The prediction has a mean pLDDT of 81. Transfer RNA from a Phycisphaerales bacterium, 74 nucleotides, folded computationally.
């Protein structure tokens, strides 16, 4: 320098091929249980979907450019 993959909650990952209300587990906080802790149970919260633009009535998803990480090639 070229090509490819990945980027979504604090962490690990869904939401695919085929655009149509962004979800789960774990962690953390709260409540119950216990003399207490752990384990167990319950209810809830937590997101500018890496950044900037474009297409579209509508973008996590499609397109372009950048950034980061990883891989391959030179």
């Nucleotide at each position: 320098c070229g090509c490819g993959a990945u980027g979504u909650a604090g962490c690990u990952c869904a939401a695919c091929c085929a655009g149509g209300c962004g979800g789960a587990g774990c962690a953390g906080g709260c409540c119950c249980c216990u003399c207490a802790u752990a384990a167990g149970g319950g209810a809830a919260a937590g997101g500018u979907u890496g950044c900037u633009g474009g297409u579209u009535c509508g973008a996590g998803u499609c397109c372009a450019g950048c950034c980061a990480u990883c891989g391959c090639g030179a």
The sequence is in RNAcentral, with records from ENA.
The source organism's lineage runs through Bacteria, Pseudomonadati, Planctomycetota, Phycisphaerae and Phycisphaerales.